[in-house]
The part of an RNA shown here (large-subunit ribosomal RNA, domain VI) has 251 nucleotides and comes from a bacterium. The coordinates come from a structure-prediction model, not an experiment, and the mean pLDDT is 88. It matches the Rfam family "Bacterial large subunit ribosomal RNA". Gene Ontology terms of the family: structural constituent of ribosome and ribosome.

Context: one part of a larger RNA
RNA sequence: CGCUGAGUCUUGAGAGGAGUCCGGAAUAGUACGAGAGGACCUUCCGGAGUUAACCUCUGGUCUACCAGCUGUUCCACCAGGAGCAUUGCUGGGUAGCUAAGUUGGUUCGGGAUAAGCACUGAAAGCAUCUAAGUGCGAAGCCCACCUCAAGAUUAGGACUCGUUGAGAUCGGUCGAAGAUGACGACCUUGAUAGGUCCCAAGUGGAAGGGCGGUAACGCCUUGAGCUGAGGGAUACUAAUCGAUCAAACUU
Repeated sequence: CGCUGAGUCUUGAGAGGAGUCCGGAAUAGUACGAGAGGACCUUCCGGAGUUAACCUCUGGUCUACCAGCUGUUCCACCAGGAGCAUUGCUGGGUAGCUAAGUUGGUUCGGGAUAAGCACUGAAAGCAUCUAAGUGCGAAGCCCACCUCAAGAUUAGGACUCGUUGAGAUCGGUCGAAGAUGACGACCUUGAUAGGUCCCAAGUGGAAGGGCGGUAACGCCUUGAGCUGAGGGAUACUAAUCGAUCAAACUU
C1' cells in the first nucleotide's frame, strides 16, 4: 500500500516440522533341522538418540537478601555502623533463569504404489502375473500428528458494532513482552506499578537492656531482627485533563 469502515472468532489453498534405532520377556527351546542351531506372527516391558514444554522434586546460579570473618579509613571515643579491598573473603539462599531435574512426543491406522508375489486370461485351442481386467505388497509417497497460514490479489467465512463517530493513534502506569518498533494488561466506572499491611520464603537468634563470669564469652528478653524479585489485601502516591485520525458509489 492492497483486500472499498471497524472489532472478535474462524475456514485452510499452501508451507514448514517430525519421521531414528536397540535390547529383554512370553509364545518357545515350539515350527524348521540328522544335529549344531533356531524363528515368522502376536502380546508385554525397558532403553539409546533426538525433540518440546516446564521448575513440583534433585541440583546450579542468584554482584540491590541474611549471617560470619580479616585489614584499613571514617562516623570524637566504647558499643554499633559505613566506605574500600575481585561481589574484599566465607557460609547459606527466594523469585527469575537453568540441566544433570520433571513431564510429554518420536503412536495406531488408512489410501495409492516400487521391486516382488499372485488371480483370471487371450493374442498363440496349450502355456503365460498382462495385452483388457483383478488382488496383495516397503523405513519410501499421500493422509493421519505438531506449527504457520486469506498478499490464497481467486485477498474467503460467521457474529457484533458504526458519520447520533464504531474504532485506532498519541499520552500515561506497567508486563514471566521486549535492542527500538512490536505484543499484552491497565488508565479513577481503576488493583497497572510503587508504598503500606498480612502471608509465604530466606537467613539464623538483631540492637538495647538484664543476669552470670576477672575476662574471652555465655544465658534470657527471642525462632529474634532484617529481608530483591513471590501470593494476597488496601486508592496512600502516580496512571490528570485530554488531543488527533477515522468509513463510497448506485437507486